Predicted 3D model of a 92-nucleotide RNA (Guanidine-I riboswitch aptamer) from Virgibacillus sp. YIM 98842. The model forms 100% of the base pairs in the Rfam consensus. Its Rfam family is "Guanidine-I riboswitch aptamer". The family has 100 seed sequences and 1,509 matches in Rfam 15.1. NCBI's taxonomy places the organism under Bacteria, Bacillati, Bacillota, Caryophanales, Virgibacillus. It was read from a public genome assembly, where an Rfam model found it. The coordinates come from a structure-prediction model, not an experiment, and the mean pLDDT is 83.

[in-house]
RNA sequence: AAAAAAGUUUUCUAGGGUUCCGCAAUGCAAGUUGGUCAGGUCCGAGAGAAAACACACGUAUGUGUACACGGAGGGAUAAAAGCCCGGGAGGA
Numbered sequence: 001a002a003a004a005a006a007g008u009u010u011u012c013u014a015g016g017g018u019u020c021c022g023c024a025a026u027g028c029a030a031g032u033u034g035g036u037c038a039g040g041u042c043c044g045a046g047a048g049a050a051a052a053c054a055c056a057c058g059u060a061u062g063u064g065u066a067c068a069c070g071g072a073g074g075g076a077u078a079a080a081a082g083c084c085c086g087g088g089a090g091g092a
Base pairs, nucleotide, nucleotide: 007053008052009051010050011049012048015043016042020040021039022037023034024033025032026031054065055064056063057062067087069090073085074084075083
C1' cells in the first nucleotide's frame, strides 16, 4: 500500500412515526380533524437481548464465534426511526 474476513435467520426490546384500529374533538348522520393522543396493528438496531442453524477446533462429554467511537446528507414505506446508503465519511 492492497486484498479478504469479522456468519445467517427467527423472536423480542431500545427507538419510530401515523396507513388501519382505538381514543379525543366536531357533526343529525355520513364524515372531518388531531401522533406536542396513553395504546393495538405496522417498521425496527453492524456496534442491543435470547434462541436455532452454520462454521472452526476437539477422542468424547463439548469449546469458541472476539472487537466495535461515529456525523451531516440522502432513500424507502402511510410516515418516520438506532431501518437502508453504512463495520460508510471521519475519528481513536